The RNA shown here (Guanidine-I riboswitch aptamer) has 100 nucleotides and comes from Desmospora activa DSM 45169. NCBI's taxonomy places the organism under Bacteria, Bacillota, Caryophanales, Thermoactinomycetaceae, Desmospora activa. Its mean pLDDT, the model's own confidence on a scale to 100, is 83.
[in-house]
RNA sequence: CAAACGGUUUUCUAGGGUUCCGCAGCGUAUUCGCUGGACUGGUCCGAGAGAAAACGCACAACAACGGUUGUGUACACGGAGGGACAAAAGCCCGGGAGGA
Repeated sequence: CAAACGGUUUUCUAGGGUUCCGCAGCGUAUUCGCUGGACUGGUCCGAGAGAAAACGCACAACAACGGUUGUGUACACGGAGGGACAAAAGCCCGGGAGGA
């Protein structure tokens, strides 16, 4: 200095806030309104470095043009700052800057 599809999607989780619901308080209040996320929660957002699955990719064997089976798909420390939605975040910038 460079390469490694350092693959994609879905469902989840850690985590995250507060639009909506619920909850709590107040207003004569099941219905309406205001306040509260230093409210457990449901909806919601959600991981490159978390999980699972499907697809994909590479190689090998078989098969013989339609594919099937098997194996592999590793490793991964990391700010500050900025951005979106109602808002925040392990989201996005970003396997970035930097470090080793």